[in-house]
This record gives sequence, C1' cells and structure tokens, in this order.
RNA sequence: GGUCCGUUCGUCUAACGGUUAGGACGCAAGAUUCUCAUUCUUGAAAUAAGGGUUCGAUUCCCCUACGGACUA
Repeated sequence: GGUCCGUUCGUCUAACGGUUAGGACGCAAGAUUCUCAUUCUUGAAAUAAGGGUUCGAUUCCCCUACGGACUA
C1' cells in the first nucleotide's frame, strides 16, 4: 500500500429502518443499620466525526479518524 472487521453511558453489553437507546457493574441521593458493609428505591450518564438515501437511520451507502486481522 491492498482487502476485511470493529467503534453505543465511566466499564462491559443489547437494540426487524419506527424503542422514552435497554440491561449489568460502577457513581450520586434517599430508606434500612449505632457505624460500615449488605439489601431496597430513585436518579444522572452513551450511538467516533462529516455527508447521503429514506416520511423516518444506532441500523443502509459514501468518506474521514482510530483500533485490529490477513496479505504484498
């Protein structure tokens, strides 16, 4: 250089083109407890950047960036 794959809350991981973008751990607040831990309730937090197709895009297409595999 070429081909292919991947990129979603802090981390891990879901999501037939129509979901309030869900779950677990973590974090915060409250309850429980003499305190801590445990347990329960509630909350905040995400689609790598740009463009296109579509009535509608996390999802399909193009391109860029980053990471990985194979190959020369």
Transfer RNA from Porphyromonas sp., 72 nucleotides, folded computationally. It matches the Rfam family "tRNA". Rfam classes the family as a transfer RNA. RNAcentral records the identical sequence in 7 taxa. The gene name in the source record is trnE.